The RNA shown here (SAM riboswitch aptamer (S box leader)) has 128 nucleotides and comes from Flammeovirgaceae bacterium UBA5867. The coordinates come from a structure-prediction model, not an experiment, and the mean pLDDT is 76. Lineage of the source: Bacteria > Pseudomonadati > Cytophagia > Cytophagales > Flammeovirgaceae. Its Rfam family is "SAM riboswitch aptamer (S box leader)". For this family Rfam cites "An mRNA structure that controls gene expression by binding S-adenosylmethionine" (Winkler et al., Nat Struct Biol, 2003). It was read from a public genome assembly, where an Rfam model found it.
Formats: sequence, structure tokens, C1' cells
RNA sequence: AGCUUAUCCAGAAAGACCGAGGGAAUGGGCCCGAUGACGUCUUAGCAUCCUAUUCGUUAGCUCUGGUUAACGAGUGUUGUGCUAAAUCCCUUUCGUUACUUUGCAUGAUGUAACGGAAAAGAUAAGUU
Repeated sequence: AGCUUAUCCAGAAAGACCGAGGGAAUGGGCCCGAUGACGUCUUAGCAUCCUAUUCGUUAGCUCUGGUUAACGAGUGUUGUGCUAAAUCCCUUUCGUUACUUUGCAUGAUGUAACGGAAAAGAUAAGUU
């Protein structure tokens, strides 16, 4: 770097340094930022993806002592991650509803809301 799988409306900030842009990318919107953003470092925290451990339930095995697996709950370490806003929101597509315009009409155009899917992205685990 590629591929696969899972998750992405929850949660969690202080200090020091720096000094002008930042919120991944294109366009639009909306925000953050000299009351110092972004970034770096330190400390702290969140989560439970990995890991350790305890308990419970179920199932299998068993020499009836246990042991293995799955699930659930708790604690804590490690490797990561995260600690403004839903991945900040929209973009592509499908469906429903409402409205506008048009048509004799079935319908069609456009807008908005809601819901589903996709794409792109982020993180973790596995793999090449």
C1' cells in the first nucleotide's frame, strides 16, 4: 500500500510551546479561531477494537476434580484509537409524503422533509 470484516446521532480536557489559519479532498452551507484555533509535548480522561483477569448463563467433553467454546456483566493492564459540532451537514441513487409548474389524463419537471442503499473517509482486527 491492497483486500476482507465490524463500527461510525453515545462518551471523554487541562497545562506548556507555537503563531494563522482550521474543520480529509472538490463545490456549497454552517461553524472554530489573536479571549490564541490548527499543530507539537506533558498530564488526565473516554471507549472497550486487541489483550489479561473475575463472575454468571448455555452447550460440548470429562478421570466429576475440572476443561473448552459462545454469550452477558464487572475490574484492570497492554497495543492502538479518540477527547467541538452525526464522519459538522449536503453531493450519487431508490422509495414515501407534501407542495410548485405543466398536461385532457396516466403522468412528467422542480423543491422540501423523512427513510433505505451506495460512494468517499476514519478507526480497529485479520490477511496478502